[in-house]
Molecule: transfer RNA
Organism: Chloroflexota bacterium
RNA sequence: AGGAGCGUAGCUCAGCCUGGUAGAGCAGCGGUCUCCAAAACCGCCGGUCCGGGGUUCGAAUCCUCGCGCUCCUGCCA
Numbered sequence: 001a002g003g004a005g006c007g008u009a010g011c012u013c014a015g016c017c018u019g020g021u022a023g024a025g026c027a028g029c030g031g032u033c034u035c036c037a038a039a040a041c042c043g044c045c046g047g048u049c050c051g052g053g054g055u056u057c058g059a060a061u062c063c064u065c066g067c068g069c070u071c072c073u074g075c076c077a
Stems, first nucleotide, its partner, number of pairs: 001073007010026004020057001028044005050066005
């Protein structure tokens, strides 16, 4: 330099193809239970969907320009 993949809750990831109320598990908090704690069960909290722009009645999703991470190829040494 070229190519590919990824970016969504504190963490691990769905949802993107085919636009239509943003989700799950874990963690955290509260409760039940227990002498206490753990476990189990019930409930609750938690979001700039990486950023800008565009299309659209409507964008996590489509288009575009960037940023970051990972991998592959190439160049120099």